[in-house]
């Protein structure tokens, strides 16, 4: 410097969640079953966190395709279910080195912006230099980007020739882009003749290439108390003055809907461990083995003893793959 | 648990990437008054934190922190 593992241990007592089993036939219940009790097994993390990406799953939308809007990603090649992740590699930068860092496409398609300073910010004459004119100090006009001054940035750099003074105006060397050749899977690298000399900014609009339907387990599915509601039936009952019809009630059946009710979703999975094999690696294939929380007001705790002992950051809530952030301490491997 | 959203002095707010972040109320000091208020004059104080892009960041990007709101049923 890089990578990895662990993150209190053992014993005892008491207690809690879940699963299985057992018994009293104790309590509840019509029953199924539930409660209490006993026994056994099992019971948080490397980040369970932030909810920042990508998927599974469920419902909604959707014939299929195209265009547009909006969003995301960004050197190149690979891995993956997928990704903004990972691996390898390239370019640039840092370090003596092992190694590390980079939102790293396009500014030569177009538009915008560049405050202040400065003469001028994508175009140029303030000082200076040179020439000409005017009577002089000096002024006016013209040429000039070598020098000064300003700025984060000033017209490829530097030297020589050249010139009135200068200037890629010309030449040698160097830099950048384009073209060609060779190497490479590619980004790219090396070389050559020729051409060109182009400010920065896209975490500004935009362009190019690729991808994207929306919502989320409080999703969603099922069962369903009481009361209220709707429909139908009624020979018998009550009220409507005695009777009939009708009406209101009553009884029964069905429907819909149903609680801070219940059940499912719920944990066995792109899973983990070991070995072999392909690959530089990420990763993939094969064989064998393992089962490793599932609550619903929410369990995983408390005490005692011993140990190199006072324990960091922090606690599941549908599930995976990543990223990011927090973290006392201990150990291992490789390299400089 | 899931989803959305905010952050500028004590409070309420402004600032189209460009001076030294502006304003009102509140605070403090002085004046006026016998004293207080009102009034007049003056004055201090802020971009949630860290990193990045840019010549330059309150503003753009990333990460974290903080406050607020919504989501079961609703016939």
């Nucleotide at each position: 410097c890089g990578g990895g593992u662990c993150g209190g241990g053992c014993a005892g007592u008491c207690g809690c969640g879940u699963g299985c089993g057992c018994a009293g036939c104790g309590c509840c219940g019509a029953a199924a079953g539930g409660c209490c009790g006993c026994g056994c097994a099992u019971g948080a993390g490397g980040a369970a966190a932030g909810u920042c990406c990508g998927g599974g799953c469920u419902c909604c939308a959707c014939a299929g395709g195209g265009c547009g809007a909006g969003g995301a990603u960004a050197a190149c090649g690979g891995g993956u279910a997928a990704c903004a992740c990972c691996c390898g590699c390239c370019a640039g930068g840092g370090g003596c080195g092992a190694c590390c860092c980079u939102c790293g496409g396009a500014a030569a398609a177009g538009u915008g912006c560049a405050a202040c300073a400065g003469a001028a910010a994508u175009a140029g004459a303030c000082c200076g230099c040179u020439g000409u004119g005017c009577u002089u100090c000096g002024c006016a006009c013209a040429g000039u980007a070598a020098g000064g001054a300003u700025g984060g940035a000033a017209a490829g750099g530097c030297g020589a020739g050249g010139u009135a003074a200068g200037a890629g105006c010309u030449c040698a060397c160097c830099c950048a882009u384009c073209u060609c050749a060779c190497g490479g899977a590619g980004a790219c690298g090396u070389g050559a003749c020729g051409a060109u000399g182009c400010u920065g900014u896209a975490a500004a609009c935009u362009c190019u290439a690729u991808c994207c339907g929306g919502a989320g387990c409080a999703a969603c599915a099922c069962c369903g108390c009481a009361g209220a509601g709707g429909a139908g039936a009624c020979a018998a009952c009550g009220c409507u003055u005695g009777c009939c019809c009708g009406g209101c009630g009553g009884u029964c059946u069905c429907c819909g809907a149903g609680a801070a009710g219940g059940u499912g979703g719920c944990u066995g999975g792109a899973a983990c461990c070991u070995g072999c094999c392909g690959g530089c690696a990420a990763c993939a294939g094969c064989a064998g083995g393992u089962c490793u929380a599932g609550a619903u007001a929410g369990a995983u705790g408390a005490c005692u003893g011993c140990c190199g002992a006072u324990u960091a950051c922090a606690g599941a809530a549908c599930c995976c793959g990543g990223c990011u952030u927090a973290c006392a301490g201990a150990c291992c491997c490789g390299a400089u | 648990g899931c989803c959305c959203u905010u952050g500028u002095a004590g409070c309420a707010u402004a600032a189209a990437g460009g001076u030294a972040a502006g304003u009102g109320c509140a605070g403090c000091c002085g004046g006026c008054u016998c004293a207080u208020a009102a009034c007049c004059g003056g004055u201090g104080g802020a971009u949630c934190a860290a990193g990045g892009u840019u010549c330059g960041a309150g503003u753009c990007c990333u990460u974290g922190c903080u406050g607020g709101g919504g989501c079961a049923c609703c016939a």
This is a predicted complex of two RNAs, RNase P RNA and transfer RNA, with 411 nucleotides together. Rfam match: Bacterial RNase P class A.